This is a predicted structure of a 1497-nucleotide RNA (small-subunit ribosomal RNA) from an uncultured bacterium. Its Rfam family is "Bacterial small subunit ribosomal RNA". Its family is annotated with ribosome and structural constituent of ribosome in the Gene Ontology. The sequence is in RNAcentral, with records from ENA. Its mean pLDDT, the model's own confidence on a scale to 100, is 83.

[in-house]
RNA sequence: AGGGUUUGAUCAUGGCUCAGGACGAACGCUGGCGGCGUGCUUAACACAUGCAAGUCGAGCGAUGAGAUCCCUUCGGGGAUGGAUUAGCGGCGAACGGGUGAGGAACACGUGAAGAAUCUGCCUUCAACUCUGGGAUAACACCGGGAAACCGGUGCUAAUACCGGAUAUGAGCCUUGAUCGCAUGAUCGGGGCUGGAAAGUUUUUCGGUUGAAGAUGACUUCGCGGCCUAUCAGCUUGUUGGUGAGGUAAUGGCUCACCAAGGCGACGACGGGUAGCCGGCCUGAGAGGGCGACCGGCCACACUGGGACUGAGACACGGCCCAGACUCCUACGGGAGGCAGCAGUGGGGAAUAUUGCGCAAUGGAGGAAACUCUGACGCAGCCACGCCGCGUGCAGGAAGAAGGUCCUAUGGAUUGUAAACUGCUUUUAUUCGGAAAGAACAAACGGGUUUCGACCUGUUCUGACGGUACCGAUUGAAUAAGCACCGGCUAACUCCGUGCCAGCAGCCGCGGUAAUACGGAGGGUGCGAGCGUUGUCCGGAAUCAUUGGGUGUAAAGGGUGCGUAGGCGGGUUCUUAAGUCUGGGGUGAAAGUCUGCGGCUCAACCGUAGGAUUGCCUUGGAUACUGGGAGUCUUGAGUAUGACAGAGGCCGGUAGAAUUCGUGGUGUAGCGGUGAAAUGCAUAGAUAUCACGAAGAAUACCAGUGGCGUAGGCGGCCGGCUGGGUCAACACUGACGCUGAGGCACGAGAGUGUGGGGAGCAAACAGGAUUAGAUACCCUGGUAGUCCACACCGUAAACGUUGUAUACUAGGUGUUGGUCUCGCUUCGGCGGGAUCAGUGCUGCAGCUCACGCAAUAAGUAUACCACCUGGGGAGUACGCCGGCAACGGUGAAACUCAAAGGAAUUGACGGGGGCCCGCACAAGCGGUGGAGCAUGUGGUUUAAUUCGACGCAACGCGCAGAACCUUACCAGCCCUUGACAUCCCGAUCGCGGAUUACAGAGAUGUUUUCCUUCAGUUCGGCUGGAUCGGUGACAGGUGCUGCAUGGCUGUCGUCAGCUCGUGUCGUGAGAUGUUGGGUUAAGUCCCGCAACGAGCGCAACCCUUGCCAUUAAUUGCCAUCAUUUAGUUGGGCACUUUAAUGGGACUGCCGGUGACAAACCGGAGGAAGGUGGGGAUGACGUCAAGUCCUCAUGGCCCUUAUGGCCAGGGCUUCACACGUAAUACAAUGGUCGGUACAGAGGGUUGCCAACCCGCGAGGGGGAGCCAAUCCCAGAAAGCCGAUCGUAGUCCGGAUUGUAGUCUGCAACUCGACUGCAUGAAGUCGGAAUCGCUAGUAAUCGCGGAUCAGCAUGUCGCGGUGAAUACGUUCCCGGGCCUUGUACACACCGCCCGUCACACCAUGGGAGUGGGUUUUACCAGAAGUAGUUAGUCUAACCGCAAGGAAGACGAUUACCACGGUAGGAUUCAUGACUGGGGUGAAGUCGUAACAAGGUAGCC
Repeated sequence: AGGGUUUGAUCAUGGCUCAGGACGAACGCUGGCGGCGUGCUUAACACAUGCAAGUCGAGCGAUGAGAUCCCUUCGGGGAUGGAUUAGCGGCGAACGGGUGAGGAACACGUGAAGAAUCUGCCUUCAACUCUGGGAUAACACCGGGAAACCGGUGCUAAUACCGGAUAUGAGCCUUGAUCGCAUGAUCGGGGCUGGAAAGUUUUUCGGUUGAAGAUGACUUCGCGGCCUAUCAGCUUGUUGGUGAGGUAAUGGCUCACCAAGGCGACGACGGGUAGCCGGCCUGAGAGGGCGACCGGCCACACUGGGACUGAGACACGGCCCAGACUCCUACGGGAGGCAGCAGUGGGGAAUAUUGCGCAAUGGAGGAAACUCUGACGCAGCCACGCCGCGUGCAGGAAGAAGGUCCUAUGGAUUGUAAACUGCUUUUAUUCGGAAAGAACAAACGGGUUUCGACCUGUUCUGACGGUACCGAUUGAAUAAGCACCGGCUAACUCCGUGCCAGCAGCCGCGGUAAUACGGAGGGUGCGAGCGUUGUCCGGAAUCAUUGGGUGUAAAGGGUGCGUAGGCGGGUUCUUAAGUCUGGGGUGAAAGUCUGCGGCUCAACCGUAGGAUUGCCUUGGAUACUGGGAGUCUUGAGUAUGACAGAGGCCGGUAGAAUUCGUGGUGUAGCGGUGAAAUGCAUAGAUAUCACGAAGAAUACCAGUGGCGUAGGCGGCCGGCUGGGUCAACACUGACGCUGAGGCACGAGAGUGUGGGGAGCAAACAGGAUUAGAUACCCUGGUAGUCCACACCGUAAACGUUGUAUACUAGGUGUUGGUCUCGCUUCGGCGGGAUCAGUGCUGCAGCUCACGCAAUAAGUAUACCACCUGGGGAGUACGCCGGCAACGGUGAAACUCAAAGGAAUUGACGGGGGCCCGCACAAGCGGUGGAGCAUGUGGUUUAAUUCGACGCAACGCGCAGAACCUUACCAGCCCUUGACAUCCCGAUCGCGGAUUACAGAGAUGUUUUCCUUCAGUUCGGCUGGAUCGGUGACAGGUGCUGCAUGGCUGUCGUCAGCUCGUGUCGUGAGAUGUUGGGUUAAGUCCCGCAACGAGCGCAACCCUUGCCAUUAAUUGCCAUCAUUUAGUUGGGCACUUUAAUGGGACUGCCGGUGACAAACCGGAGGAAGGUGGGGAUGACGUCAAGUCCUCAUGGCCCUUAUGGCCAGGGCUUCACACGUAAUACAAUGGUCGGUACAGAGGGUUGCCAACCCGCGAGGGGGAGCCAAUCCCAGAAAGCCGAUCGUAGUCCGGAUUGUAGUCUGCAACUCGACUGCAUGAAGUCGGAAUCGCUAGUAAUCGCGGAUCAGCAUGUCGCGGUGAAUACGUUCCCGGGCCUUGUACACACCGCCCGUCACACCAUGGGAGUGGGUUUUACCAGAAGUAGUUAGUCUAACCGCAAGGAAGACGAUUACCACGGUAGGAUUCAUGACUGGGGUGAAGUCGUAACAAGGUAGCC
C1' cells in the first nucleotide's frame, strides 16, 4: 500500500466482498511448564447456610472465674486483684464493599461564583472547666404470650438528663470610622434579651465557648457531549413582582395578593435510547466505536412512600407504613430482604472456592495492650488474555523398509528423516540447602531534648510456605497440534463420487478424467495453541472539515418575487469581539510517550520528565474580518432623449377555407383503401353555381428571426399596461448578491357552474385485417377542444446544464441600437468600430469518454437546492392541500451481486450505399404426375446389424449382402482361446494324402500310406517346430467423435486474414486494410501517419490447342518396288508417339482516363487480355462427420459383450420422401444397308478364325504379359422401306413358360435369352432443380468392384444448340456506413396477466398486553398546623395550680388502590391488497434494428 467481482474486451461510476488490528468472549479439535493479569456482558431473577461493624471497664452501676494473701468451727469467710459479660453511656455504624435499574438532568466533564452556606474526629490560637437537683435501665418480684416480645411494682449509678452563676460571641435597638461595582462587608461605643461545661486517672486523656485552618458537604452559573420534525407549537406555580413561611443557605422551594407573562426552526414540547468522565480499541491523522478490569463523580439497595437520630442519611447488613413474595405459628400473631464474600437454583453460547490469614497496607474503637475488618494480603479453579521457556543437539546414504506418485518399470518423493554413534539435561521426577517481604507497637537498656517527642541496642511478630531461588541424582529420558493448499492467498497429486453427496468470505466448484466435494500421500502457515462464530475500527475519499459529487452514471427545485439567515465596493478615524502573542491559574492519580532502574529476559513494576492540542484570567499587537463615526462613486438605482418586438389584458373588425341550410344546373355513382367493406346516393348524392348561417383558426410574409422569468406568445385596428436595449450625461450614495420557510405565476389533461359547438376527436358503434385484433387502416361519433368565472399544480415543465459577479486566443453569420467612412438614381447599398441579444466553428483548459469551449461543462468567489448500489417504491402508514381526480412530504421488512454511463470490436436489422455469383431475369432440358430401380423414414420382425439428418443425411459409408462378406437373430459347441509373447513338460515331430461312422456343421471317434529338423565346443548344449499344462495375458465392429490424433465435408477458389516498427487513443482498440479510380482478385495505380512484411490471389505444376528440334517400333507411307492387305523391301518427309524447347507480354497502333493503373477498339497471330480444363482450399466457423478404415486416453465384458459352425436376417410392405434410369412417341418406332471415335482392360485373364444354337450361349483352340493379339460390332448419323396420331408397329411393367451362364449351392435372394402376356402412362397441381460453349441436350464406348450380379459410380469420345435487356426483386457473399437493451451474438434479448409453492409486508370486524395522560373517589405511615379529651419526675409556686411536654382527636399534603374517558406502542386476527423469489407451466409478443404502428414523458 491494495486485491476480487458488472463486459467479448475497455475506461469511468457504483455497490458487495477479502487481506490488518482488537475482545471481560463463546464453540470445535488439541494441550508440557512458569510468571503477571482477567473471570455473570444474560434474570436490578429468587435465595438455604456461614461470615462481611464493632469497640471502649482509663465514663457508670452490677457480675466476680482462676490466682495470691489473711482468718477458719475446715462447712467456709474476708482482702487484694479483675478474666468474663448483658445493660446505661460514648464514638463508629453516612466509611469501606456491591450494582448500573432509573435518569437526556447542572446527572457528568471543564471553568467560574457563594458579599447566600454548613462542617464530627484532626491542627493552631484565645478563654474557661463554678454550684446544685431529680430520675431511669440493669437488678429483684409479679403478670401476659406458642413465639417475637410486652406490661406492672420496687431499688440504683454516670462523661445520661435538668436548674442556677460567669462569659468574649449571638439576636434586637442606637451610634462612629474604614472599605467594596453593588445587595453590602469589616472594626468600634452604649443599652436590652436570653445561652456553657464532666469527669476519670495521676498527670495524661478529656469537656465547654470563641476565632482560624484543613477536610468533607451543599447551592448557583458559562461552555461541552445521543437519535427522531412521519413530535411544531408548549406552559397556569406557568413567567415576574410584593409580603410571609421554610431551609445550614439563595430561590415559586411553599403560600396569599398583583401583573400576563415565559419557551420555541440556533429545534421548545413530545417519543426512543443511554449511568457520565479519566480512559480503552482502531486510524497516518482528522475521526469512528466503546465506557469490563483500575481511578473520579452520580444513582440505587425486594417495589413504592415517609420521616427519626445525627456533624453528616431521608441511611445496602436502621425505623414506620403500603404492596408482592418467602418462612415460622399453639391461627391469636410474628420474621425476612446477598446489586457485601463464598455458595445454591434459574436464565444463558458463557464466567471460578460455601479456601487461608489479619504477617503486610488501610479502616473503626481504645491511653494502650488489643479486639474487629470476605476492605485487603495470599492460595485454589479456567490456555480467558499477555509474556517467557521446553518438547533435544551433532554426526549419520545401504539415499533401508514401509507409504505415496508418475509409470519411460529406469525411477521420484517422504528424506538426514529413521535406524545407528556421540553429546547435553532447561523442563518434569527424587533428594538436600534455603530467602527477601519485618518496619513497627510494646518491654528492658543507652543517648538527645524545646519535655510534645526523637535516635539507638536487645527481645518478639510470616497467612503465602519449606514457596521463590541454589545444589545434587537419573536418563533423550516426561512433552505437538490445528487450519489451509481454484483465484484473491503461501502451498499439488492420486483414488472415490458423478448437478448426487457435498463445499462456499466474494467470484464460484460438482452433470465420468474435480489441484474447489470426501479420503490419502505430499506441501504451506502458525504453534501450546490453531481454526470458526459474533462485535468494533480500518481498508471505505462508500457522508468527503482534512477529503466527493449533480449535461448523459444517483443528483439543479417548473419559474420568479422576497422574509430570516449567509456573504458583501473604495477610503479615513476609532474600538479590540474574532485573530495573533507573552505571563498566571487549572487541566487529579493511573494510563499513552521518553530516559533511567528492579524481578536471570520479557510481560509486570518503580522513579523522573514530557504531553494533556482544553477552560479561566491578565498584559500587549491591530494587517485582515466584525462593531461605531465620517466621506467617495466604479456596484445598484432614478431622471432625460431615442429604438425594436407574435410581451400581457380588453374591445372591435377582415378575408380564405370547412360544414350546414335554401334554390338552380346535372346524373349514377360518390367516398375510402394495400385491396375492400361499413357509410352517402334515383326520396337525386358526389360535382358545379348563387345566396345565407355558424364556430374555430389566422396561408403567403416566416427566418436555428423577435418578445417574455418560466409556462408560453402569430390576421388587422384601437385602448390600457409590464419589461428590455442604446446614447449623452444630471442626481442618490453600497441602497448590493443569494435566498430556508412564505407568496405569486405555472403547457396539456382533468373538475365545478353557465354559455357555445364548424372542424377535429378519448369513450363507444360498425367495416376491414388477423390464428385472434377489445389495435394499427376505414366510415361514423360523445365528452372535450372554444368563452366567462372558480379549482387543480403536474410534464422528457429539457440546454436533462440553479442564480449572481469577474477573468481567460480567434474566425464567421444573424437581430436591435449608436458612432464613423465610401457610393448614391436620395429609395437606399456597402465597409469598419462598439454595446445588447442569438447561432455555427475553433485554441488553451476541462471531461470516464461523448463532448463543452466568452451564451463554459474553463479559472475563481458568494448563496441556495439536491445525490450516496439495484429492486421493493415515489409504494405503505401518518400528516398537510384538494369538490374529486389526485398532489406534497416519504419509510421499512424482504431480495439481488449487480443495476447503470461512455466508448470499442463483432454479429444482426422487415436500416442505407456500392459490388459480385446460373442469384434473379432471358433461354434449354428436367424433378414434382406413371410403372420400375435404388436409398431413407415409418411399420413389421427372433433379427430386419451399425452409422449419416437443412443447405453440407437420403444410387451416402457399400468400387457391387445367395454362402462368405456380417458386425444382427435363434440354435449347437470352445474356454490361455481363431491370433502374439514368456515359463514348464513331452516329442522330434509336424504335416500331407486317405478309409469309415455319428452329426446341420463345427467337431468327435477311426483306417491306411508317405515323410523323419538345423547348428554344435558333442553337454540332450543352443535354436526351430508341434502337442499338452500353468498363469501372466490374448480378444471385443462393446461405450464415449462432447476426452483425442489423423482424415473429410462446409462457408468458398469467396478475397479475404494478419504481423513488425511507427503514429493516434487513459484504454479496449484504431491507423496500415479507409478514400478516388480499376480488377476475376487486398489485382494494380494515385492519394494518405504511415512504412514495410507474411498467409491467401496471381504465377510456378499437369493436361489440351500451334510450331520447331531430337528419336523411329508394334506407329506412319510422299517418293521407288511389291501385295488381297503398309503385307513385304525401303524410308522417317507426313501423321502419330514422347522427350526437350519456342510461343502471348496489354508487347504494338488508336481512343478514353488524371501524364496513372486500367478499359474500349484494331492489327498481327494457331491462340488475346486468366486461351480452355485440372490439381492447388488463407485465418477461421459449424463441440459439423467418423472410436464400424486406422491409431488412441478413460470406462466396461473375461466358460463371454471373446471364438467356431450351419440356418435365417440385412432383400419385410398399408404408406411417405429423396435420387436415378425408361417412357408417354413421327426431330419418333421397326426393318434392311452403310460410315466415323476416344480412352481403357487382359495369364485364376482377354479370347480370334471356324462349327452348333432363333438367342443367351456351347464347342474349339490360333494369338497376346500387349502402339503387334483379343475384348471390339461404336451409337446417334447417313441411304432406303414401313407405320399415320391410335393407348398405337408408342410404352414396356407385370405374369406364364422354356432355357443359358456363374457358382459347393440361384427357395427365401442372381444376371441373361427365346416365346407368350402387354399394366400405368397422351408431357404432369402447388412447388422446385441443373446449365453461359465444345457448355446444355442427346448418342454410344470403356474401367474399377467382381465367380456371377449396375438404371449406380468413375472415365471416354460422337453429334451439338438457345439466351443473358439488365440488377428492381428472391437466395448467398464482399466492402463502407448507421442503429442496437444482441456477444451462446435475431434460432438473440425480453414484457405483462394467469396457474402453483414459499417468504416478508399493508388494510382489517376486532382481541390481548405495555407506557402515558385527564377528571373524580380514596387516603396508611409520617410531618406541619389546630385542639385541651387523658396523662406527666426535674422549673416556678407555701398550696391550689401554672409553664411545658406526651398520648389522643382533627385539618392539609401524599404512596398504594379504584371508576370513567383519551393518547401512544407492541402482539395477534377470518378475510383481503399489492410485492419478492422460484424448474423446462399457460396466453400472447409490448420493448431493443425504421423491432415490423419510431420510442418515451